[in-house]
RNA sequence: UAAUUGAGAGUUUGAUCCUGGCUCAGGAUGAACGCUGGCGGCGUGGAUAAGGCAUGCAAGUCAAACGGACUAUUUUUUGAACGAGGUGAGAUUACAUCAAAUCAAGGAAUAAAAAUGGUUAGUGGCAAACGAGUUAGUAACACCCUGGUUACCUACCCCAAAGUCGGGCAUAACUAGCCGAAAGGUUGGCUAAUUCCCGAUAGUCACUGAGAGCGCAAGCUCGAAGUGUAAAGUCGCAAGACGCUUUGGGAGGGACCUAGGUCCUAUCAGCUUGUUGGUGAGGUAACGGCUCACCAAGGCUAUAACGGGUAGGGGUGCUGAGAGGCAGUCCCCCAACGACGAGACUGAGACACGGCUCGUACACCUACGGGUGGCAGCAGUCGAGAAUAUUCCACAAUGGGCGAAAGCCUGAUGGAGCGACGCCGCAUGCAGGAAGAAGGUCUUCGGAUUGUAAACUGCUUUUAGCUGGGAGGAAGCUCCGACCUCGGUCGGAGUUGACAGUACCAGCUGAAUAAGGGCUUGCUAACCUCGUGCCAGCAGCCGCGGUAAUACGAGGGGCUCAAGCGUUAUCCGGAUUUAUUGGGCGUAAAGGGCGCGUAGGGGGUUUGGUGCGUCUGUUGUAAAAUACCUUUGCUCAACAAAGGAACCGCAACAGAUACGACCUAACUAGAGGAUGUUAGAGGUAGAUGGAACGCACGGUGUAGGGGUGAAAUCCGUUGAUAUCGUGCGGAACACCAAAGGCGAAGGCAUUCUACUAAGGCACUCCUGACCUUGAGGCGCGAAAGCGUGGGGAGCAAAAAGGAUUAGAUACCCUUGUAGUCCACGCCCUAAACGAUGUCUACUAGCUGUUUCGAGUAUCGACCCUCGGAGUGGCGUAGCUAACGCGUUAAGUAGACCGCCUGGGAAGUACGGUCGCAAGACUAAAACUCAAAGGAAUAGACGGGGACCCGCACAAGCGGUGGAGCAUGUGGUUUAAUUCGACGACAAGCGAGGAACCUUACCAGGGCUUGAAAUUCUGAUGAAAAUUCCGGGAAACCGGAACCCUCCCUUAAAAGACAUCAGGACAGGUGCUGCACGGUCGUCGUCAGCUCGUGGCGUGAGCUGUUCCCUUAAGUGGGGUAACGAGCGCAACCCCUGCUGUCUGUUACAAGUGUCAGGCAGGACUGCCGUGUAUUUCACGGAGGAAGGCGGGGAUGACGUCAGAUCAGCGUGGCCCUUUGAUGCCCUGGGCCACACACAUGCUACAAUGGCCGAAACAAUGGGUUGCCAAGCCGAGAGGCGGAGCUAAUCCCACCAAAUUCGGCCCCAGUUCGGAUUGAGGGCUGCAACUCGCCCUCAUGAAGCCGGAAUCGCUAGUAAUCGUGAAUCAGCUAUGUCACGGUGAAUACGUUCUCGGGUCCUGUACUCACCGCCCGUCACACCAAGGGAGCUGGGAGUACCUGAAGGUCGCCUUUGGCGGCUCAAGGUAAGCUCAGUGACAGGGGUGAAGUCGUAACAAGGCACGCGUAGCGGAAGCUGUGCGUGGAAUAAUUA
Repeated sequence: UAAUUGAGAGUUUGAUCCUGGCUCAGGAUGAACGCUGGCGGCGUGGAUAAGGCAUGCAAGUCAAACGGACUAUUUUUUGAACGAGGUGAGAUUACAUCAAAUCAAGGAAUAAAAAUGGUUAGUGGCAAACGAGUUAGUAACACCCUGGUUACCUACCCCAAAGUCGGGCAUAACUAGCCGAAAGGUUGGCUAAUUCCCGAUAGUCACUGAGAGCGCAAGCUCGAAGUGUAAAGUCGCAAGACGCUUUGGGAGGGACCUAGGUCCUAUCAGCUUGUUGGUGAGGUAACGGCUCACCAAGGCUAUAACGGGUAGGGGUGCUGAGAGGCAGUCCCCCAACGACGAGACUGAGACACGGCUCGUACACCUACGGGUGGCAGCAGUCGAGAAUAUUCCACAAUGGGCGAAAGCCUGAUGGAGCGACGCCGCAUGCAGGAAGAAGGUCUUCGGAUUGUAAACUGCUUUUAGCUGGGAGGAAGCUCCGACCUCGGUCGGAGUUGACAGUACCAGCUGAAUAAGGGCUUGCUAACCUCGUGCCAGCAGCCGCGGUAAUACGAGGGGCUCAAGCGUUAUCCGGAUUUAUUGGGCGUAAAGGGCGCGUAGGGGGUUUGGUGCGUCUGUUGUAAAAUACCUUUGCUCAACAAAGGAACCGCAACAGAUACGACCUAACUAGAGGAUGUUAGAGGUAGAUGGAACGCACGGUGUAGGGGUGAAAUCCGUUGAUAUCGUGCGGAACACCAAAGGCGAAGGCAUUCUACUAAGGCACUCCUGACCUUGAGGCGCGAAAGCGUGGGGAGCAAAAAGGAUUAGAUACCCUUGUAGUCCACGCCCUAAACGAUGUCUACUAGCUGUUUCGAGUAUCGACCCUCGGAGUGGCGUAGCUAACGCGUUAAGUAGACCGCCUGGGAAGUACGGUCGCAAGACUAAAACUCAAAGGAAUAGACGGGGACCCGCACAAGCGGUGGAGCAUGUGGUUUAAUUCGACGACAAGCGAGGAACCUUACCAGGGCUUGAAAUUCUGAUGAAAAUUCCGGGAAACCGGAACCCUCCCUUAAAAGACAUCAGGACAGGUGCUGCACGGUCGUCGUCAGCUCGUGGCGUGAGCUGUUCCCUUAAGUGGGGUAACGAGCGCAACCCCUGCUGUCUGUUACAAGUGUCAGGCAGGACUGCCGUGUAUUUCACGGAGGAAGGCGGGGAUGACGUCAGAUCAGCGUGGCCCUUUGAUGCCCUGGGCCACACACAUGCUACAAUGGCCGAAACAAUGGGUUGCCAAGCCGAGAGGCGGAGCUAAUCCCACCAAAUUCGGCCCCAGUUCGGAUUGAGGGCUGCAACUCGCCCUCAUGAAGCCGGAAUCGCUAGUAAUCGUGAAUCAGCUAUGUCACGGUGAAUACGUUCUCGGGUCCUGUACUCACCGCCCGUCACACCAAGGGAGCUGGGAGUACCUGAAGGUCGCCUUUGGCGGCUCAAGGUAAGCUCAGUGACAGGGGUGAAGUCGUAACAAGGCACGCGUAGCGGAAGCUGUGCGUGGAAUAAUUA
């Protein structure tokens, strides 16, 4: 110099708030895997098989302890071979020469002794108990923290005191034999020591301990005297040094004891016999049942003993804001272990990792007799595994052992190697550079982006390569000299580095040597294109993918980290999701069914004391390292070092005394008691009454009764039902009765009696905290059920029968047994609910009711006011997710108990306890899902309610459904029968005209820049056209003729046009109406649908728009936290009905105005009356052509149905198209088929009619490719004809028919009906065969009014009659759209059917009831439990056997035998934990299986809880209980 801290998101719903789980974003790791990989520093690296190990090394050292051995040198002695030189037998001899033998300086071999140095097997000493490794065991004084030992030990080291005398016996080595393959062993002999033994001496040593002192005692202190016990030497010339012995002390090390702490499990509740204690003895360094003998019967446990599972502990590490949670790798401390089990020896220290003995397993050697071994030391190897390194260098440094020292040893250690395993640092270049290059990708085709990125220019050189220099880590040690306090100090010289020629430094070269991974729908930073088409695939959660995928795969772009990036695994966090900090329990999970009460927890007022908790201070401890702060050292950082603070704890001492605790003394406000009084279905027992019911008997009486939606089973002529009388029986108690009363809860009701419990109120008195809660425990505890014995009227599980039904194991009916009742004994559960534990205190009120008291008042009672105790309703503050609660709290606080922690599996399995049984209590997991849930909101729905409307029903009229035919559809057929439309909202619909065409279909034949369009290039041409010939079914193919020509210009060129060729492109009734536009249908001409501002609500949302009256109407009025507004309604528009007026083509004889067109008026609840709230409005009336919207039309709100249409049109995307086209053209065929089914129509079945004759009256329309008159021909269709008409003029069109009048028919398959068929004609058209219409003659089918069912219509309507038009050459039109003629009936009414509107209500629906959803069965898969058994592990018990060792005893004592103890082993019966298992049962999961329909609405029998019986299944029924039931009524307010 301090220290500085808390983020959320996704996912349940149509939407909302809450509860609640799941998932994600962060950090970490001894990690592993995938892709990738330049350098350095510092760390780190067998977590699995404490599995097995080849090989090498990891503990030795001292000759200054000892005797030897070997070796080198020196000294002394010895003196070999050889030998200069001399003598010289003998031979020969002239000189000379040869020669055995011998002497000999020298020479030093050899040998001996001694000395010095070196090496060394053995004896001896010290070390080997450290260091190094591992975590198997251990839940324990193993460990941590704090204390204790007057119950302790300690080699080496330090300090102090005293001593170190004299003797002796052995034994290795060695030697001589013997045995053995080896390992090794054995016998005889010799010898040394700092080996061993004996003796002497000794004190502040050990033992005994007279006596004395102190103390109440236990005991403590001092202590004469006696007895016992030591020693080793070596080196040095010496001084001396190092040793040795005894004692005391110290340091360091160890041993033991102890408060506290130290994982999960109670589905482990009782454990223990050396066990607990005592006495005595033994044993130990020492206390102690540590061991033994005897005695006593103790000891531990809910504050968790005992048992089971798991685990080395700590310093610390990770995470977290913290509190906590998880972990214990590296480093440090402690413990334990050394193949597994047991044991001792040596020693200061071990019951000993690299010592010994024994047993077991495994492995190796062997001559088969016998031996040997222990990497959890360092390397290394095999194995198992997702997975973890070199058989490296050095003792240079640090440290250790031995030594006087030099030194030796040291896989401790220091270093190097391997691995991105982690942390940290550096680099892969920097600056400029737009032709915004090329390439890629996208594109709206313009461009955009990659992108200053690259290229290119300049610069730099960390790193890399090459060259050169080059540390620090070294302190010591040896020698010499000087000084000296004799220990050392100083100086000089020499010498010691594994790492390593490394770090570092310098020079040279050259951008040169160096970038990837993941992601890109949201959470979560980052988007386009193509491919694919619920496939392939993705995914942490929600979820993507079924032809336009930002979610799969690829490409491009982007985002983010970076030598790494992702994934997986695990831990903490987020998670306040176990809540001490910091949660909850009315309905979401959660209050025990209720009480009494033990342990425990908590506790009123006052006094005094103690000082245990609590608080303050001091001291000690809390190892170091780590973490924090400040500095320092490596270039920085990581890393390392120094100092500080801290270590929240424990102990000791000193102090404080408010609060809590304890002790003490008191008090009365809590609690209890006494007295008086009092309400009550409180309990138990015994009596008792009437009504009802059933039965029996008797009377009256006759044919039915009973029962239901309707019936039947059933009862009845042997007399029922009905009715009267008498008797018997059992069970339950109407009215009173209430929201009332009592009880702890369950529960309790005729009346009376006896016994008994609890409560309230009033007034005083007494005790004096005696209180509260309450784990275990004990008791009570509806209904059902069980046992024994009674009882049995009614009711009624089961059972039987009858119905209903597709079925009906049900609902309904007729019977009916357990049971329901009583006594005694069990069971012990309920929606045992206020879904709300008990106790205490406090916090607005208003209003009922039960009961007590006081006051006032009264003759008395009532009334009134006040105070308690209960029991209800509403409501303030507050609380709540909301609903709601609200002095009877779910408010504000306190105390204690119980309970909850996602849904399912499951209140199940296993285990245990209880029960006669049924079963109850306690109570999991695997697996599976991403939700399950609460409250409230908007809709939709209801076999829920209220109100209202509609040809919705009803009341009527006429039809359809039956026949024949027409048309459309399905189906079938076909080469094709083109396509679309399918409940309402398809089906005489697209089509308002299919013979060719249409035409989209089929067969065949042809064309390919194309039948039509735009444009480019080239060629040709002067026109294009037109005509003709051949082939052909035509299209088309081939050829010929004709024409000789456009505009401009001097001409060329250019332009226009046409043909041919080539290229861009065309073309498609091919697909997708679920990619779309536009248009249309439907709810529905229903009255609704919304908005702004304001207000309410946490919010979704509500209000407005609800309510009352009214309307056809969200029409209008009133009221109102709303006030206004918009789209709808209405009105404005058109037609029509009355009147006036203007005009006058046509009409009509005129002139008018029937008429046509234009303009205007008229109707507004305007007037009167009645009703109402005195506002709308309704009803009645007058007048009027018309009266309450006069009639009709056009007009269709927000939206619904992924409604219809890609084939009317337009259009995105996809598809076809280069000679076998899905394009285009042509001929023929098909769309017209025909066992059948449906829809819409026409004509009929006849007399209200048919036929014949006569007569009368319309309107709308259309007409020049047309309507077509008169006249004539024909029986007719029609033909000829040609007037008139571009139309109020002419024509269709005499304009009609039904109608009226007259006649015939006479009820029949007909004079009804007209199908079908034959024959002959007419018309249109290139063409009537498939396949047109019309006419005439002939033929004359079904059909006699139509089953279930169903449609239209409320007035000029239905019904009925004809007329016109569009399309169109013609027409299959009976269709459609219009027009007029004639012209009714009925509506009580809203119960029911259908549809609609508004409000309330319930909901488990929201794809919205065509919804949701339950269970069995069948199939597949998965996990768990049971299971005859089988297999394996663990811990014990009993018995047998029992090695080494220890101990005890005996004997014939280098030894042997026996007893006890004891590892391992065996036998027996059990316990416990796993694995496996035929089989049977339940559970879970699984796009489209079967059977039903249980639940959600009154779910069609309200549902649920407990219990019992029954049933394919959901379930049904009985009994008691709950409301978490709708609707209605009543009561109260």

Predicted 3D model of a 1533-nucleotide RNA (small-subunit ribosomal RNA) from a Candidatus Wolfebacteria bacterium. It matches the Rfam family "Bacterial small subunit ribosomal RNA". Its family is annotated with ribosome and structural constituent of ribosome in the Gene Ontology. The RNAcentral record of the sequence draws on ENA and SILVA.